[in-house]
């Protein structure tokens, strides 16, 4: 240089038939405590890597483009 995969919450990863995003882990708030830890109730804490196109609608499909991400050839 070329090729394939990946890039979604603060992190680790889900969404598969195009119907408008979710689990753990952390985080923050309330509660219990003298106070802390833990419990227990609460709250996703999101420009889906960017930038156009398709569509009534896009995380999903099309081009392009980025990427101190990961693998193959050369």
């Nucleotide at each position: 240089g070329g090729c394939c995969c990946g890039g979604u919450a603060g992190c680790u990863c889900a969404a598969c038939a195009g119907g408008u995003a979710g689990a753990g882990c952390g985080g923050c708030c309330g509660u219990u405590u003298g106070a802390a830890a833990g419990g227990c109730g609460g709250c996703g804490c999101g420009u889906c890597g960017u930038g156009g196109g398709u569509u009534c609608g896009a995380g999903c499909c099309c081009c392009a483009c980025c990427c101190a991400g990961g693998g193959c050839c050369a």